A computed fold for a 74-nucleotide RNA from Candidatus Altarchaeales archaeon ex4484_2, annotated as transfer RNA. It matches the Rfam family "tRNA". It is annotated as a transfer RNA. The sequence is in RNAcentral, with records from ENA. The prediction has a mean pLDDT of 83.
RNA sequence: GGGCCCGUGGUCUAGCUGGCUAUGACGUUGCUUUGACGUGGCAAAGAUCCCCGGUUCAAAUCCGGGCGGGCCCA
Numbered sequence: 001g002g003g004c005c006c007g008u009g010g011u012c013u014a015g016c017u018g019g020c021u022a023u024g025a026c027g028u029u030g031c032u033u034u035g036a037c038g039u040g041g042c043a044a045a046g047a048u049c050c051c052c053g054g055u056u057c058a059a060a061u062c063c064g065g066g067c068g069g070g071c072c073c074a
Stems, first nucleotide, its partner, number of pairs: 001073007010026003019057001028044005050066005
């Protein structure tokens, strides 16, 4: 330098055939259970969906450019 793939709460991740208030687990916080700790149960908070622009009535999703990461080729 060329090709392909990926980027979503603190972490991992579903959704990526455009349309409800973006899914679940772990973690965090509160309550509860226990003599206590742990486990279990209930609830809550936490995301400008990497950035900019475009298409559209409507974009996490489609298109273009950029940034970052991974793999392959040279």